Small-subunit ribosomal RNA from a Dehalococcoidia bacterium, 1513 nucleotides, folded computationally. The RNAcentral record of the sequence draws on ENA. It matches the Rfam family "Bacterial small subunit ribosomal RNA". The organism belongs to Dehalococcoidia, within Bacteria.
RNA sequence: AAACUGAGAGUUUGAUCCUGGCUCAGGAUAAACGCUGGCGGCGUGCCUUAUGCAUGCAAGUCGAACGAGAAUGAGAGCUUCGGUUCUCAUUCUAGUGGCAAACGGGUGAGUAAUGCGUAAGUAACCUGUCCUCGAGUGGGGAAUAACCCUGAGAAAUUGGGGCUAAUACCGCAUGAUGCGCUGAGGGUAAAGCUUUAGCGCCAAAACCGCAAGGUGCUGGAGGAGGGGCUUGCGUUCUAUCAGGUAGUUGGCAGGGUAAUGGCCUACCAAGCCUAUGACGGGUAGCUGGUCUGAGAGGAUGUCCAGCCACACUGGGACUGAGAUACGGCCCAGACUCCUACGGGAGGCAGCAGCAAGGAAUUUUGCGCAAUGGGCGAAAGCCUGACGCAGCAACGCCGCGUGGGUGAAGAAGGCCUUCGGGUCGUAAAGCCCUUUUGUUAGGGAAGAAGUUCUGACGGUACCUAACGAAUAAGCCUCGGCUAACUACGUGCCAGCAGCCGCGGUAAUACGUAGGAGGCGAGCGUUAUCCGGAUUUAUUGGGCGUAAAGAGCGCGUAGGCGGCUCGUUAAGUCAGUUGUGAAAGCUCCCGGCUCAACUGGGAGAGGUCAAGUGAUACUGGCGGGCUUGAGGGCAGCAGAGGGAGGUGGAAUUCCCGGUGUAGUGGUGAAAUGCGUAGAUAUCGGGAGGAACACCAGUGGCGAAGGCGGCCUCCUGGGCUGUUCCUGACGCUGAGGCGCGAAAGCGUGGGGAGCAAACAGGAUUAGAUACCCUGGUAGUCCACGCUGUAAACUAUGGACACUAGGUAUGGGGGGUAUCGACCCCCUCCGUGCCGAAGCUAACGCCAUAAGUGUCCCGCCUGGGGAGUACGGCCGCAAGGCUAAAACUCAAAGGAAUUGACGGGGGCCCGCACAAGCAGCGGAGCGUGUGGUUUAAUUCGACGCAACGCGAAGAACCUUACCAAGGCUUGACAUGCACUCGAAAAGCAGGGAAACCUGCUCCUCCUUCGGGACGGGUGCACAGAUGCUGCAUGGCUGUCGUCAGCUCGUGCCGUGAGGUGUUGGGUUAAGUCCCGCAACGAGCGCAACCCUUGUUGUCAGUUGAUUUCUCUGGCAAGACUGCCUUUUAGAAAGGGAGGAAGGUGAGGAUGACGUCAAGUCAGCACGGCUCUUACGUCUUGGGCUACACACACGCUACAAUGGGUGGUACAAAGGGCUGCCAAGGAGCGAUCUGGAGCAAAUCCCAUCAAAGCCACCCCCAGUUCGGAUUGGAGGCUGAAACUCGCCUCCAUGAAGUUGGAGUUGCUAGUAACCGCAGGUCAGCAUACUGCGGUGAAUACGUUCUCGGGCCUUGUACACACCGCCCGUCACGUCAUGAAAGCUGACAACACCUGAAGUCGAUGUGCCAACCCCUGAGCUUGUCGAAGGGGAGGUAGUCGCCUACGGUGGGGUUAGUGAUUGGGACGAAGUCGUAACAAGGUAGUCGUAGCGGAAGCUGCGGCUGGAUCACCUCCUUU
Repeated sequence: AAACUGAGAGUUUGAUCCUGGCUCAGGAUAAACGCUGGCGGCGUGCCUUAUGCAUGCAAGUCGAACGAGAAUGAGAGCUUCGGUUCUCAUUCUAGUGGCAAACGGGUGAGUAAUGCGUAAGUAACCUGUCCUCGAGUGGGGAAUAACCCUGAGAAAUUGGGGCUAAUACCGCAUGAUGCGCUGAGGGUAAAGCUUUAGCGCCAAAACCGCAAGGUGCUGGAGGAGGGGCUUGCGUUCUAUCAGGUAGUUGGCAGGGUAAUGGCCUACCAAGCCUAUGACGGGUAGCUGGUCUGAGAGGAUGUCCAGCCACACUGGGACUGAGAUACGGCCCAGACUCCUACGGGAGGCAGCAGCAAGGAAUUUUGCGCAAUGGGCGAAAGCCUGACGCAGCAACGCCGCGUGGGUGAAGAAGGCCUUCGGGUCGUAAAGCCCUUUUGUUAGGGAAGAAGUUCUGACGGUACCUAACGAAUAAGCCUCGGCUAACUACGUGCCAGCAGCCGCGGUAAUACGUAGGAGGCGAGCGUUAUCCGGAUUUAUUGGGCGUAAAGAGCGCGUAGGCGGCUCGUUAAGUCAGUUGUGAAAGCUCCCGGCUCAACUGGGAGAGGUCAAGUGAUACUGGCGGGCUUGAGGGCAGCAGAGGGAGGUGGAAUUCCCGGUGUAGUGGUGAAAUGCGUAGAUAUCGGGAGGAACACCAGUGGCGAAGGCGGCCUCCUGGGCUGUUCCUGACGCUGAGGCGCGAAAGCGUGGGGAGCAAACAGGAUUAGAUACCCUGGUAGUCCACGCUGUAAACUAUGGACACUAGGUAUGGGGGGUAUCGACCCCCUCCGUGCCGAAGCUAACGCCAUAAGUGUCCCGCCUGGGGAGUACGGCCGCAAGGCUAAAACUCAAAGGAAUUGACGGGGGCCCGCACAAGCAGCGGAGCGUGUGGUUUAAUUCGACGCAACGCGAAGAACCUUACCAAGGCUUGACAUGCACUCGAAAAGCAGGGAAACCUGCUCCUCCUUCGGGACGGGUGCACAGAUGCUGCAUGGCUGUCGUCAGCUCGUGCCGUGAGGUGUUGGGUUAAGUCCCGCAACGAGCGCAACCCUUGUUGUCAGUUGAUUUCUCUGGCAAGACUGCCUUUUAGAAAGGGAGGAAGGUGAGGAUGACGUCAAGUCAGCACGGCUCUUACGUCUUGGGCUACACACACGCUACAAUGGGUGGUACAAAGGGCUGCCAAGGAGCGAUCUGGAGCAAAUCCCAUCAAAGCCACCCCCAGUUCGGAUUGGAGGCUGAAACUCGCCUCCAUGAAGUUGGAGUUGCUAGUAACCGCAGGUCAGCAUACUGCGGUGAAUACGUUCUCGGGCCUUGUACACACCGCCCGUCACGUCAUGAAAGCUGACAACACCUGAAGUCGAUGUGCCAACCCCUGAGCUUGUCGAAGGGGAGGUAGUCGCCUACGGUGGGGUUAGUGAUUGGGACGAAGUCGUAACAAGGUAGUCGUAGCGGAAGCUGCGGCUGGAUCACCUCCUUU
């Protein structure tokens, strides 16, 4: 300088931070499915059954190698004129022969290495055709297909005889730089290399051409290209596969091969591989590359290219340069086909195509025009290689489905607050264009090779005409994630990737409108990478989240002090080679662009070779002392083992004293005791444990170790700096030690004590408590091998502020003294800075900063489980999964709430009192029951004399019956009538129905007002939802709280403020303080009342005064005093009143989905001749019963009778009602007065006071109930009112457990008034009269406030939650067995075939003997022998097959084990708070179950106290 370059979100909680999983957004695909679909280019297209295949085609060619045959033509001959013979030419080809067929094409079964990739080696090799060089090609021989004759057979095919040719076959000759042997030299690490000498051996084919020549052929040397073999490195999972291997490892010899080699054979030796993973099992073709990723990586290997392997399955060789051969052969097997049943034929994993399988993958096309291949001299032939076309949106890329204008913002849809909004310039309309489409005309390049040759194809492309014409869908719209409304549905139907939606107002389901996204596609599903730093090399962790092995010793391994030299393995830097092409990146080019494609450059390896560097690491050698170890001098200690010994205590035994209990508990009981216990004294026995000292003291690796003495023994610390000289650290496997419980054998056994028994407790109590009690606890020897084996913190080394305490040692100083003081080493604690941590916390004894080594973790559950293996006598231990299931499980901290946690404080909360309730009768309300209906609501406090301030009708909402239907009520419109009303008559219980009489007012004559009728809109509903709401109300609670701004602290939730010390009724005030202020509450302001003053005043009283109303004053801890911090508080004075004077109104943020749709309002839903409305009657008043609130009582503080005194506050015209009169009375009569300080209710009271009677009784108490007679209200008192009088005279003698109110003018007692109301009050709201007792105090009950603590709760303890049992579903383990699959082993059998042996049978060529014969020759028939070969036979090996016992693995299996999940099942209550017995770990026993108990351990226990330590003063 340039280039490249990493994004997160949802979900655990009330909220937070962290840990941690799940899920999503991206890209990709040989894809499939759903809906939809205009065109073109370029690609791609059986991933499943390497399953089976009909049919056609996919490898032939050469006549210039050869004989023969056929056809045609020409010529010649013959001719019976039909033909036929010969020669020549051309064409064709069955056979012999040559070359090819080993390429090309397909597939991926096998294969974890005989493979592939990369780099090397071959001094251990081969190579047809092709190229180069030089040499040769002489002379002979014998056969055989075809053909002819003749047989066999259905066919395939084939036997015998006869003839013939060659570039087919065979001798001979020649032949070297070839090959073999021998000798010598060079050369190499090593010779089969090379030079040279000698001896020996080996070859050939011809064809075309007039010729020249060409093409062949033979042997040799070299090249190119191709191959064989060998080596290093790399290349998947599994150790629940740990040992494997006999040709195995090596050697010598031989065989075999082109060639090395146990490749094969014989012999010899006993090796070889393996924890750096052998052997076994699973899976898999490998690579270039492809996808993804910031990269490192991860995943993958389709098309194209390289390599390998395979060709129905298994075995085998032949031919050949090359095969152990896809379209060749032989054998075995399975399958299919033909058959005359004797026997034969076949192999699409070539191109098409068929069937089957499957979610799924194409035409039985055209052409050799191009490229390439085979043959040929060539023409040419062949070529499903290839070039093209067809089918498929399967992928990538490109184009189009029109452009402009157009507001009456049309119609229509949807929504609506009814105004409008939106689809929307969108459409229509007008103007334009023609990519595409249709038709017509022209028309290529691709051809190399001047001619000829084009499947594609009349294609691409060009031109013209026509006409907006032929062309848009899919998904989504709760958050993540862009996009919202209506209707339907009502935990249904359904959605869903995660969180989650749906139970009557669903932006989440379905539909519609609208919107968003992409677009000839769009979604879904599947798979891979990413996000995921969630396997962490880059780049994580392990105190409490998952994770340090219980502890040590030590092997392999890893790592390792200072220094010198050397080396150059690691490391580093240049260079060279290679890393095929394609692909990728960059640049440039060709198709109109792009996809696609051409050219150039780059990049890509843990590679190899060689050169150099030497700091570091390593190797080798030398030295050093600081790490480590040793020596010497001291020191402390519950370190370990063995033996002895001591006292206290418990128990038991004996004896004494002594008498009725003892023991035990919350309280009891079982138990023991008059047969003498307990208690007490003396003596004895036995076992176990060692008080005080004793200490966050000591020792040990850990577990652990405690009276005293002796013996044996391990380790540590200090000092010295004497010795060795890196000897060290860690430590996979391995070995050892290892609490308690438990096991075996033998002892021992006092106490304690699982199990067990009994007693209690309890609903139960397999527990907690009590009485007993066995294993065990103890000893010896052996086993087990686990614990919360914990510091939940592996070991070693180094470094990094301080302070303080304590154990052991040393030194300095100083001294009488080690008294003090200071320094230092090793240990044990606490506090604390920096730093670290999610926080809590850790902090030189690190959880800080670094290095080295080991162990371990990767969501929860299933599960530390199953199976397998190892160990154990057993119990069990160690190692250690999966299916399935959930979206969490978890850590720390925060705010609340809660606790049978703690502290402080308050309240009629308790206590102290007074009066009650609960018992009786009655009243009222409620539940229940009943009923035609007993209308509805209210349900702990905070429903129940509540809504209801008053149900005979009405009210009324309920029931029965009878009516009405625009309606009992409102508004509007249209039409109509003219009145309406009223009256009369009839029916009826009434409502209502029917009939008759009557016929309004104004007017501009149109009509209007009013009313009736008809019709339409609509009315109406006490019908539902208080869980859709408003408003109002209750409650905590008149409790003292609830918050905010700024600042500060904390990653954050959040904290601080608001906590603390005092104080208050109070978050009231003061002080202090990282807080400073503020708000809503508290208080005050308001009303009433208490004192005074003043003003006014009527209807009181006449003057003061009282009263009524108004305005002021007064009280503020103001004053004094005590105490204290100055605040606050206590006391006092004065005062009518004193610390809020008393009472009321006033109710913070919020809680209870609290109450109310029936007071009202209101969304939605429902009814509409009824769920509306009217009427009559009934019901709400029922009555076995239960509860709540009251009244009246039970009597003498009383009852009765008589007399007598004193209120306040209210109400009154449809009213209060005086005086007077009548009645025993209710009441009646009467009518004055009064719209009220005037009159009336109302002389207003009652309790009270004064007298008398009653004399403790079911009464002269009590008044229920009932009978009778009346009164009042009201249309109407039967159901169902109130009152009066007479008579009647019930229960009840002070009320169980329990429970309510009240702290002063209060409780209690007493009456009065009012509202409601025609009438009805024991209720409610007010008023006054009389007028107490008690409060020590805060232990307890209830409620509340503050602080603190624990928590697994947050719907917040009415919480959460565990286990058995029962039911359903799912996956899984075991199981008598059963059924397969796979790879081996042993034995039997043994096809084809190579090799070997034999080969008496058979054989033309060569040799020898003989030699008919003749052409007399290197002649030669017949015959014989030999060499050589061969049918056959035998042998070794061996495929398939058979038998057998095992191994591994899969499926299935009556039954059985646990596990997971499942809105409302059963039993209990184990855990979370001290969870009501603290919990928990290991172990053992027991029990329906959670669990309980014993022993040992832990704190991850609350509370209180003590000790120690620390901080501050």